[in-house]
RNA sequence: UGAGCAAGCCGGACAGUUGCGGGUAUCGUGCGAAAGCAGGUAUCUGAGGAAAGUCCGAGCUCCUCAGGGCAAGAAUAACGGCUAACGGCCGCCGGGGGCGACCCCAGGGAUAGUGCAACAGAGAGAUACCGCCGGCUUUGCCGGUAAGGAUGGAAAGGCGAGGUAAGAGCUCACCGGCGCGGGGGAGACCCCGCGGCCCUGUAAACCCUAUUCGGAGCAACACCGUGGAGGAACAUUUUGCGUUGCCCUGCGCGUUCCAAGGAGGUGGCGUGAGCCGGUCGGCAACGACCGGCCAAGAUAGAUGACUGUUCAAGACAGAACUCGGCUUACAGACUUGGUCACACG
Repeated sequence: UGAGCAAGCCGGACAGUUGCGGGUAUCGUGCGAAAGCAGGUAUCUGAGGAAAGUCCGAGCUCCUCAGGGCAAGAAUAACGGCUAACGGCCGCCGGGGGCGACCCCAGGGAUAGUGCAACAGAGAGAUACCGCCGGCUUUGCCGGUAAGGAUGGAAAGGCGAGGUAAGAGCUCACCGGCGCGGGGGAGACCCCGCGGCCCUGUAAACCCUAUUCGGAGCAACACCGUGGAGGAACAUUUUGCGUUGCCCUGCGCGUUCCAAGGAGGUGGCGUGAGCCGGUCGGCAACGACCGGCCAAGAUAGAUGACUGUUCAAGACAGAACUCGGCUUACAGACUUGGUCACACG
């Protein structure tokens, strides 16, 4: 200098004018008996790294406790740790990719059983098509053979030697798998030795094994609720009014209490598994301690618009109960630490 890898961080800035949501203080203008509401003024504050998808895990709330057993369904799947928890994260093992930094994994069981393996091929767990070898009654038939050819993604573990009629783990060396023994490690697992034990693949096919899972969700839910309707008790005393033109009777108009509950209002609703900085422990995820900070809270839903300056010319996108993750979208800018190649010293 070029290429590439990993992690972190920002994602317009400043000034002016003018709006909007929320908090606090204040004025005492308007309404009101008051509480208070509306208004004015001052001041503080006002979206994100993903606020998104709603895919996991929780808090919180309600529901005919969801405790035990069985069945169904769903999710997860090596090992150790972190965490409130997780299907998340970190480390590590095994496998795969890359020269490397580093990245990826849908990673239990095929000796419980069943299914499937198209086409090709003789044959897809059990086979003899060609070839090879032996025999015979020889244009062929019978037997042996998985070494060679052919088909296929896959054909009796691979490869070499011995051996044989030809062959074959039949025997031996090496490699791979499986089993047993020993050693190392916290464990997955790794290393060494022995034994010819050699078994098709597929569980993103059914299935089997182990573990976990009650449901609904803040429009949850709780409280207030003077309109209207309902129930109970009292008074029925007098008068009056309504009911149908009149009379009687009856009913209603009265007072008090009760529960449910529409509109509406209040809470839930932001001090929390919180954020920032430092020290210490740990490879890390993370944890402990100390110090500091309080940072949107609406309910038709605010966070906008215009102007100027500036740079690198501004992407994806916007809260609605709240956290921890995952996934997806994203113009551009910056920082740090590794790697490879070339050149120079």

Bacterial RNase P class A, 345 nucleotides, folded computationally.
It matches the Rfam family "Bacterial RNase P class A". Rfam's curators write: Ribonuclease P (RNase P) is a ubiquitous endoribonuclease, found in archaea, bacteria and eukarya as well as chloroplasts and mitochondria.
The model forms 96% of the base pairs in the Rfam consensus.
It was read from a public genome assembly, where an Rfam model found it.